[in-house]
Molecule: SAM riboswitch aptamer (S box leader)
Organism: Deltaproteobacteria bacterium
RNA sequence: ACCUUAUCCAGAGUGGCUGAGGGACAGGCCCUUUGAAGCCACAGCAACCGGUUCCAUCACAGGAUGGAAUGCUGGUGCUAAUUCCCGCCCCUUGAAAACAGGGGGAAGAUAAGGU
Numbered sequence: 001a002c003c004u005u006a007u008c009c010a011g012a013g014u015g016g017c018u019g020a021g022g023g024a025c026a027g028g029c030c031c032u033u034u035g036a037a038g039c040c041a042c043a044g045c046a047a048c049c050g051g052u053u054c055c056a057u058c059a060c061a062g063g064a065u066g067g068a069a070u071g072c073u074g075g076u077g078c079u080a081a082u083u084c085c086c087g088c089c090c091c092u093u094g095a096a097a098a099c100a101g102g103g104g105g106a107a108g109a110u111a112a113g114g115u
Base pairs, nucleotide, nucleotide: 001115002114003113004112005111006110007109008108013042014041015040016039017038021031022030023029025087027085028084043079044078045077048075049074050072051070052069053068054067055066056065057064058063083107088104089103090102091101092100
């Protein structure tokens, strides 16, 4: 970098350094010198993987699979706004369009596995 699978309407921030951008992309709408992004420190959220405990099934030797619980000095991730909204298709829907609502998809993010 690419592929597969799962999740994305919940949750959680302060300080220091620094100094102008940031919210992936386009549009919109926001955030921001009452300090953006980044880095550092500490704190927190969550529970994907790992650990531990319990249960079930299989194997009945080690163990494997599934479920539940637990925040664990473990590995990641995250701590404005639903992934901020939206984009493509379908439905409500009528001649069409717009608006609104709903469903699906694309894209993106994160995890785990793989090439």